[in-house]
RNA sequence: CAGCGGGGCCGGGCGGUCGCGGCCUUGCGGCGUACGCGCGGCUUCGGUUGCGUGGUGCCGCGGGGGCGAGGAAAGUCCGAACUCCAUAGAGCGGUGUGCCGGAUAACGUCCGGGGGCCAGGCUUCAAGGCCUGAGCUACGGCCAGUGCCACAGAGAACAUACCGCCUCGCUUUGGCGGGGUAAGGGUGAAAAGGUGCGGUAAGAGCGCACCGGGCGGGCAGUAAUGCGCGUUGCAUGGUAAACCCCACACGGAGCAAGACCAAAUAGGGAGAGAGUGCCGGCUCGGCGCGCUAAGAUCUCCGGGUAGGUCGCUGGAGCCCGACAGCAAUGGCGGGCGUAGAGGAAUGACCGUUAGAACAGAAUUCGGCUUAUGAGCCCCGCUGCAAA
Numbered sequence: 001c002a003g004c005g006g007g008g009c010c011g012g013g014c015g016g017u018c019g020c021g022g023c024c025u026u027g028c029g030g031c032g033u034a035c036g037c038g039c040g041g042c043u044u045c046g047g048u049u050g051c052g053u054g055g056u057g058c059c060g061c062g063g064g065g066g067c068g069a070g071g072a073a074a075g076u077c078c079g080a081a082c083u084c085c086a087u088a089g090a091g092c093g094g095u096g097u098g099c100c101g102g103a104u105a106a107c108g109u110c111c112g113g114g115g116g117c118c119a120g121g122c123u124u125c126a127a128g129g130c131c132u133g134a135g136c137u138a139c140g141g142c143c144a145g146u147g148c149c150a151c152a153g154a155g156a157a158c159a160u161a162c163c164g165c166c167u168c169g170c171u172u173u174g175g176c177g178g179g180g181u182a183a184g185g186g187u188g189a190a191a192a193g194g195u196g197c198g199g200u201a202a203g204a205g206c207g208c209a210c211c212g213g214g215c216g217g218g219c220a221g222u223a224a225u226g227c228g229c230g231u232u233g234c235a236u237g238g239u240a241a242a243c244c245c246c247a248c249a250c251g252g253a254g255c256a257a258g259a260c261c262a263a264a265u266a267g268g269g270a271g272a273g274a275g276u277g278c279c280g281g282c283u284c285g286g287c288g289c290g291c292u293a294a295g296a297u298c299u300c301c302g303g304g305u306a307g308g309u310c311g312c313u314g315g316a317g318c319c320c321g322a323c324a325g326c327a328a329u330g331g332c333g334g335g336c337g338u339a340g341a342g343g344a345a346u347g348a349c350c351g352u353u354a355g356a357a358c359a360g361a362a363u364u365c366g367g368c369u370u371a372u373g374a375g376c377c378c379c380g381c382u383g384c385a386a387a
């Protein structure tokens, strides 16, 4: 420098013109006021009433100030806070998690470690072994039981002979049939331990060495696990994001949770109750509902609805520093601080700049996943070149 892999940062800036939603402050106008003060009228001197003004409440029209979406506000997939409901004990069932240790309020998240995969390098006759880690890993258990394994293939799980190899018999000399054989070929994602040597008619753990596996001790480590020893020739495939087994955890609903205030109308309860409402003021008159209870009407009480208030944003908060720790993270010190609506505001246009995607809060946090513009920074792998 090029090609890749991983991680982090940013999520437009500046200026101008209009606009939207809360909050604070302020001016004017209208209506009200059971409060204070002043003046006036009346007065039985106790008060009462009118006007002005201050304060205050509501409404309308303005002025000024400050604030106003995200890294994912998204999917609603996990885990919590908070709220209400449920909850004697035990069992069955269901759901979830699944190597080990740690972090955390908690987690299926994060950090560290182990094993495995993969890649690169070195090494062995070979199988294999050793080293490194850009990278990946839902990684408990299939000789507890049951099931499944497409296509291809002779054979897919208490084994199989298609080709080949060896051997015997027959033969028309082309082959045919019986037996042995899992070394070689072929099929497949997978073929009944692997490599090498010996051995054999040909072969075969048939024998030996190494590798792998099973079993039993030992040592190291908190543990996962690793190392090494002894023993055993060793048929026991794969699949548990198949049923299942084992261990552990788990009540339900969700801010439309829930709490408070509370109108009109209707209905409910208690009490009083013989009158009461309308025909615009009075009298007469008329009409309606009632007249001892299935009672007009009046008063009071309580629940729910409309409406309003709270929950509602200061929190497991953010930034910086040093400390402990490999790290996640933790405690300490200092500093910072304003979206909080309620059909839902947070915008539009213009100029400039190299350029602007994905996308819009609705109770709040911690994660995961998905979408995404132009760039910048860091780490690592491989190749090439130079020193």
Base pairs, nucleotide, nucleotide: 001383002382003381004380005379006378007377008376009375012353013352014351015350016349017348018347020068021067023065024064025063026062027061028060029059030058031057032056033055035054036053037052038051039050040049041048042047070358074369075368077367078366079365080364081363082254083253084252085251094250095249096248097247098246099113100112101111102110103109114139115137116136117135118133119132120131121130122129123128140245141244145243146242147239148238149237162185163184164181165180166179167178168177169176170175193211194210195209196208197207198206212234213232214231215230216229218227219226220225258310259309260308261307268301269300270299271298272297275289276288277287278286279285317336318335319334320333321332323330324329